RNA sequence: AGAGUUUGAUCUUGGCUCAGGACGAACGCUGGCGGCGUGCCUAACACAUGCAAGUCGAACGCCCCGCAAGGGGAGUGGCAAACGGGUGAGUAACACGUAAGCAACCUACCUCAAAGACCGGCACAACUAGUCGAAAGACUGGCUAAUUCCGGAUGUGUCCGGAGGGUCGUAUGAUCUUCCGAGUAAACCCAGCAAUGGGCUUUGAGACGGGCUUGCGUCCUAUCAGCUAGUUGGCGGGGUAAUGGCCCACCAAGGCGAUGACGGGUAGCUGGUCUGAGAGGACGACCAGUCACAAGGGAACUGAGACACGGUCCCUACUCCUACGGGAGGCAGCAGUGAGGAAUUUUCCACAAUGGACGAAAGUCUGAUGGAGCGACGCCGUGUGUAUGAUGAAGUCCUUCGGGAUGUAAAGUACUGUCAGUGGGGACGAUAUUGACUGUACCCACAGAGGAAGGCCCGGCUAACUACGUGCCAGCAGCCGCGGUAAUACGUAGGGGCCAAGCGUUGUCCGGAAUUAUUGGGCGUAAAGGGCGCGUAGGCGGCUUGAUAAGUCAGAUGUUAAAUCUACAGGCUCAACCUGUAGCCGCAUCUGAUACUGUUUUGCUGGAGAGUGGUAGAGGAAAGCGGAACUUCCGGUGUAGCGGUGAAAUGCGUAGAUAUCGGAAGGAACACCAGUGGCGAAGGCGGCUUUCUGGACCAUUUCUGACGCUGAGGCGCGAAAGCCAGGGGAGCAAACGGGAUUAGAUACCCCGGUAGUCCUGGCCCUAAACUAUGUUCAUUGGGUGUUAGAGGUAUCGACCCCUCUAGUGCCGUAGCUAACGCGUUAAAUGAACCGCCUGGGGAUUACGACCGCAAGGUUAAAACUCAAAAGAAUUGACGGGGGCCCGCACAAGCGGUGGAGCAUGUGGUUUAAUUCGAUCUACGCGAACAACCUUACCUGGGCUUGACAUGCUGAUAGUAUUGAACCGAAAGGGGAUAGAUCCAUAGCAAUAUGGAAGUCAGCACAGGUGCUGCAUGGCUGUCGUCAGUUCGUGUCGUGAGAUGUUUGGUUAAGUCCAACAACGAACGCAACCCCCAUCUCUAGUUGACAGCGUUAAGUCGGUCACUCUAGCGAAACUGCCCCUGAUGAAGGGGAGGAAGGUGGGGAUGAGGUCAAGUCAUCAUGGCCUUUAUGCCCAGGGCUACACACGUGCUACAAUGCAGUGUACAAAGGGAUGCGAAUCCGUAAGGAAGAGCAAAUCUCAAAAAACACUGCUCAGUUCGGAUUGAAGGCUGCAAUUUGCCUUCAUGAAGCUGGAAUCGCUAGUAACCGCAGAUCAGCGUGCUGCGGUGAAUACGUUCUCGGGCCUUGUACACACCGCCCGUCACACCAUGGAAGCCAGAAACACCUAAAGUCUCCGGUUCGCCGGGGCCUAGGGUGGUGCUGGUGACUGGGGUGAAGUC
Repeated sequence: AGAGUUUGAUCUUGGCUCAGGACGAACGCUGGCGGCGUGCCUAACACAUGCAAGUCGAACGCCCCGCAAGGGGAGUGGCAAACGGGUGAGUAACACGUAAGCAACCUACCUCAAAGACCGGCACAACUAGUCGAAAGACUGGCUAAUUCCGGAUGUGUCCGGAGGGUCGUAUGAUCUUCCGAGUAAACCCAGCAAUGGGCUUUGAGACGGGCUUGCGUCCUAUCAGCUAGUUGGCGGGGUAAUGGCCCACCAAGGCGAUGACGGGUAGCUGGUCUGAGAGGACGACCAGUCACAAGGGAACUGAGACACGGUCCCUACUCCUACGGGAGGCAGCAGUGAGGAAUUUUCCACAAUGGACGAAAGUCUGAUGGAGCGACGCCGUGUGUAUGAUGAAGUCCUUCGGGAUGUAAAGUACUGUCAGUGGGGACGAUAUUGACUGUACCCACAGAGGAAGGCCCGGCUAACUACGUGCCAGCAGCCGCGGUAAUACGUAGGGGCCAAGCGUUGUCCGGAAUUAUUGGGCGUAAAGGGCGCGUAGGCGGCUUGAUAAGUCAGAUGUUAAAUCUACAGGCUCAACCUGUAGCCGCAUCUGAUACUGUUUUGCUGGAGAGUGGUAGAGGAAAGCGGAACUUCCGGUGUAGCGGUGAAAUGCGUAGAUAUCGGAAGGAACACCAGUGGCGAAGGCGGCUUUCUGGACCAUUUCUGACGCUGAGGCGCGAAAGCCAGGGGAGCAAACGGGAUUAGAUACCCCGGUAGUCCUGGCCCUAAACUAUGUUCAUUGGGUGUUAGAGGUAUCGACCCCUCUAGUGCCGUAGCUAACGCGUUAAAUGAACCGCCUGGGGAUUACGACCGCAAGGUUAAAACUCAAAAGAAUUGACGGGGGCCCGCACAAGCGGUGGAGCAUGUGGUUUAAUUCGAUCUACGCGAACAACCUUACCUGGGCUUGACAUGCUGAUAGUAUUGAACCGAAAGGGGAUAGAUCCAUAGCAAUAUGGAAGUCAGCACAGGUGCUGCAUGGCUGUCGUCAGUUCGUGUCGUGAGAUGUUUGGUUAAGUCCAACAACGAACGCAACCCCCAUCUCUAGUUGACAGCGUUAAGUCGGUCACUCUAGCGAAACUGCCCCUGAUGAAGGGGAGGAAGGUGGGGAUGAGGUCAAGUCAUCAUGGCCUUUAUGCCCAGGGCUACACACGUGCUACAAUGCAGUGUACAAAGGGAUGCGAAUCCGUAAGGAAGAGCAAAUCUCAAAAAACACUGCUCAGUUCGGAUUGAAGGCUGCAAUUUGCCUUCAUGAAGCUGGAAUCGCUAGUAACCGCAGAUCAGCGUGCUGCGGUGAAUACGUUCUCGGGCCUUGUACACACCGCCCGUCACACCAUGGAAGCCAGAAACACCUAAAGUCUCCGGUUCGCCGGGGCCUAGGGUGGUGCUGGUGACUGGGGUGAAGUC
């Protein structure tokens, strides 16, 4: 010191969240030791038990024990019990803090000083004798002492009254002194032989402690705005220690309040604590000061002091005892218990120390205090070992299987002894008597690595990564967000990171947050300028003289308790902790200074205002007048329509409309002028004239002399709509009616039409009331319009030109701004004052209050919910936005599809199975061939190291191999029979041993068309053969980005040219490649044949001219000419040429898009399977069939069909092949086998065409489906399920709805031929040639695409985004008949104890009664707050609901 999160990306605004520190904490896991601190924050809830305040015999009598000394007990008396200790309920107050005051006060014990204590007397406890009661306790009679009480005396003095004098003072006065008068004390008690000591009374002074008064400070709320009758003051009393309405009688009518009274809520206050750079913010445990309280209330008594925590009386609630008649009690003292709660300790030791009460003292008492115990609750310290140790052990984890990690870590070896343990010694705290702590701290010795490590985290923020499991499940999460089969985010493991006797979580506070901004923010568009003015309080205020000294500044003094904190020292081994010294922002007083501000005073004219002379204007109010238009009415002319729309209809019109002419009436609004022109504070203002009236500007510089600016409240004005009353009503026109449109149309369009719009009076008070920009003043470069005025120059005059002032526009410098933009009319730079904002939603809301006739307006929350909401700009995409351009895209044409039958593919359905994939870019597609095979599917039968690969181990001569009979559908089983080989070594050889091959058994493994194309490679489709896609450097911009690639031309083209903050470059385009079209040259066999010879025939001789074949070359480049164009690129026309502007085809597919397609071509990660999801076999299926769709074939006929005859191709194939002639068969085909591995032979016949004949418009001599019969071919096999032939049969169909497809020239259309696959099988596919058109005006529209521009709330990008109702669930909240509760006030009734007062009685102790006040209780109505409430209102959130 910042970071994450809004977006595709960016900048800004803005919230949310995190990292830090802290805690009287709690919870989870874990836990060695010590020191110092700290520990009911909740129920001021209730409390068992014990203790927490007594002491004095040197005040007194009595009783008991004791020989005595002495001790003990209760009582009288004295002092204390008002301290100490606890708690924070109440209290917003002189309670507290701070600084003052009391001339208005008290103070026991203590200190100092002055004076004094004489003479008497009466009682009451204890005790005793009785009585009552369960008890607590009480009563009666009798005796008695005192430092108890009472009477008298004395009176320094105090106090009171009177008469004088002096000094002082801040007003009431204070103080000193003289004289006279009145009244007022005591315990000579105690100890001591005594000295003496302690006590007593009065007074003065001090000290200590208190009481009272005042200034200032001290939370939130105005949705609390008025409060107050003892209230404010006075006079006189009462009361108190003392002032005072503190109380009372009387008199007056005051007092407080926007600088927040009164009311409500919350809260003890402070020193300080935490945090923060500070200013601040939050808090007020422990420690210290102070206040308040003592079960809830009230009251007094005693006393120096209380209205009294461990006293009294009364009321209330609660608890306990009881003999039922009555009694007792108060832990917010220390422990402890229950309850509450997430949560907070021992019924400990001691008075040794410090302090307190009493006492002369010894001493007693002291849960104050000193200590110990419990709790990681906090802070601090310390340990859990040290060194060495590689074979980098084992185990575990990962792995690319090679290895890597854990890791010097362990083990092992050598050491050490802090802490803890055991044993021994042993303090300070206390100089002297006394030690709870305590045999404690500390010291010494001993043994042994032994007894001592966990928690959280590892996606980013934020340090730290892999494997397995899981599969939007389980779960995580502080924010963003992870998880849907390869999760570094879940769970586990290994490894790692951070802290460490702790670590995390939760809660709270400060910080970060400049996110309430004094320091230190904003308001054009992000939240935010009041709709506008006038003006009150307030704030601020020109130049100048003097005075003053309130603010301000300086110095001094007092105070700022201690502790804390900071600085420096010191003490516990260090630290925490403790001790010492100094400082510590405030307040008060005194003295001084006088620039500035204030107050007062003297002047001034620059601010402001007035005067005089002019000017412009839809400024306002009232009255009058005018013309055009419109509607209605009357009259004339006139006839069938008018009107209206995209098109219509409703409507009006033969009862005469519309149209047209004349006349009349009426209301409203004022064309042109008219203008980013004018006026006004804003709203707003528009025909003309008159009257009344406000403001502004210019000139002059005559007057006043700061008279000013702003402006909370307040007052006034305030468009439109709306409301009330009365008029008016032509046009227009909410509502409403009708007609259309539409799926619907409560709309847009049309025909009507009422409020209203207009006037008068009164309300309403809101608008995108906007310049989304408050008012005022000042300063700061310019340019150019325009309105009003003035001056100068010039002119005869008017223009023109120059300058100034006031307005109103545009463009722009600096500057500002997040950017857009603003820019002397500021959003620049400064000053003054006001208003307003603080995430989005909830909410321009609810409740309350005020205003209003109502409608409604003003003011204005919360619960809850989200992590965003928002501004500006960028790149894309999109638009039923714009511009330009292209494409068989449309148009113009030709032919089809869609209707029929069939073929084929798909969907669907069916099925044991109908294997799988493919949906613009699938559908005669993968499949260039499903009868078996293929085959992946189904049924059934079999096999298990396997149909196939590699390696290892073992066995193996009747072994490998062959495999008969038999079972079986086959596979498979079965095994008769026959029966080997090679290499090495030994040997003459037979042969033996070992190996190879094969086989068998077993182990590793094979296998999978099983899943995932959303894990992938490769390949492919599509946009699209569209012209685009980018980069480097430079420049611009805060940035995303832009520029280049835009612009003007041009092109098929980002093709080229020109311009330009760009200059270059890359991938695409084009060209280079192949085929075709022309020609030259070369070469002539199997090809060709003009001429020569020959034949039935280029058959042969010959020839290679031609054709053809197949090689090298040539040729085309806008090269030439003219025109257009910018002297450009290029375009138009022409010449020549086989071909002309890319000559015609093909191959060639940029960057990317679609998680496009393919795991079933192949390859491949992961997962799954392993006597099966593998392998073999038979049969079936992929060929099913109500139906729907795509692609084709054949047709519907005469441009045809049938028959007969006659012509002309190209390109291919051929050895398990093509197969000729010839013969047979109606034919398919059969026989046959010449020739040919092919320019030679063969498939092979080309067909449309042409010629002739028939048919004559019909379901036909069209059409051929379907079916029957008989055959042929292939093949183990033709039933499911092949093709072909012949005969017979002769269905639908007569040119096809909406819609839709192809094609721009050798193209469409028509016609046939060949090939691949292939035993056989196609109407499909791929090639080949033959015949051979029509049309294109053109780019408005449809589809697709390209470039530029514009809008956008879209960015998984329009198949986007997104609004509201309804239905369902949940949540919080408003209203609500009511119901319940609380706090407080008021009125009345009642009233305990008690003070005061009065009366009566009295044995003088007291008893009885009355009055005032009053705690409490009761009754009543009112207001407030909270809870609840059938029902109801809206709001929020939810899965893929509905409209």

Notes
A computed fold for a 1443-nucleotide RNA from a metagenome, annotated as small-subunit ribosomal RNA. Its mean pLDDT, the model's own confidence on a scale to 100, is 85. Rfam family: Bacterial small subunit ribosomal RNA. Rfam links the family to the GO terms structural constituent of ribosome and ribosome.